[in-house]
Context: one part of a larger RNA
RNA sequence: CGUUAGAAAUUUGAGAAGACUCUUCCCUAGUACGAGAGGACCGGGAAGGACGGACCUCUGGUGUACCAGUUGUUCUACCAAGGGCAUUGCUGGGUAGCCAAGUUCGGUUAGGAUAAGCGCUGAAAGCAUAUAAGCGCGAAGCCGACUUCAAGAUUAGAUUUCUUUAUGAGACACCUCAGAGACUAUGAGGUUGAUAGGCGGUAAGUGUAAGUCUGGCAACAGAUUUAGCUGAGCCGUACUAAUUUGUCCAAU
Numbered sequence: 001c002g003u004u005a006g007a008a009a010u011u012u013g014a015g016a017a018g019a020c021u022c023u024u025c026c027c028u029a030g031u032a033c034g035a036g037a038g039g040a041c042c043g044g045g046a047a048g049g050a051c052g053g054a055c056c057u058c059u060g061g062u063g064u065a066c067c068a069g070u071u072g073u074u075c076u077a078c079c080a081a082g083g084g085c086a087u088u089g090c091u092g093g094g095u096a097g098c099c100a101a102g103u104u105c106g107g108u109u110a111g112g113a114u115a116a117g118c119g120c121u122g123a124a125a126g127c128a129u130a131u132a133a134g135c136g137c138g139a140a141g142c143c144g145a146c147u148u149c150a151a152g153a154u155u156a157g158a159u160u161u162c163u164u165u166a167u168g169a170g171a172c173a174c175c176u177c178a179g180a181g182a183c184u185a186u187g188a189g190g191u192u193g194a195u196a197g198g199c200g201g202u203a204a205g206u207g208u209a210a211g212u213c214u215g216g217c218a219a220c221a222g223a224u225u226u227a228g229c230u231g232a233g234c235c236g237u238a239c240u241a242a243u244u245u246g247u248c249c250a251a252u
Base pairs, nucleotide, nucleotide: 001152005163006162007161008160009159010158011157015149016148017147018146021049022048023047024046025045026044027043033038051106052105053104054103055102059100060099061098062097066093067092068091069090070089071086072085073084074083075082076081111143112142117137118136119135120134170248171247172246173245174190175189176188177187178186195241196240197239198237199236200235201234202233204230205229206228211224212223213222214221215220
C1' cells in the first nucleotide's frame, strides 16, 4: 500500500514445513517344522539406543550479583578495621537466569491408492492363460492420519462486537518496564496504578561480622552469635518515577 467505511477480537484452512526411527528381551513355544542339530510365522508384553520438543522440581555446571578464607603491595596518620591493584589476584561455596550430563514428553492409530509379488473370473486361441474388458490382496515407501505456520489464498475468506459527520471507536507518539529483545517488533503497565526502583518482610546463599569481654607470654581460642552481610526469586507497601498532553483516523 492492497483487501473498497473505520476498528478490536476470535477463527476457517488453499498451501507450506516438520515428524513418522532402530535394537534387545519375555510370553505364545522349545510349539509348528525337522531324523537330529536347530527352530519360527501370526499375535501380545517389557526394556533400551540414537534423535527431537519443552522445562529447571531433583542431580549438577556456570553464576566478573553475593558470602567467606588468604598472599603481596599501597592508601585511609598509627593499632584495629577497611578500600584499591595484582586474570574476578588466588582459593572454597553459591540464589535467580541460562544450560545438560538432569527431568518430562514424542514417533500412536485408522483409512485410501499402489510397487515387486500373489490371485478371481475370462476370451482372442472350443483348451490353457492373473489381462485383452472386468474384479481383488499386497510395503518401513506414496496420499492421508499427527504437530507447527498459514487469507498478499490479489480467488485477499468467515464470525462476533464497537464507532456514525466532526470528531468517535481505535491506534500511535511519550513515559515505567520484561515472560521480549541487535534496532525494530512483541508483551506487561501508565494514578480508577503494584510497571520499575525504593522501603518492610521472607525462601535462599555464605557460615558465626564489627565492637566489647574472658582465657593465653603469644600465635590464637571462647562468649555475646546459627551471628553479620547479601538476597536477580516470592509476598506486601504509592515513598519516587510512569505528570501534563499531543498526533492520526470513518462512506465510492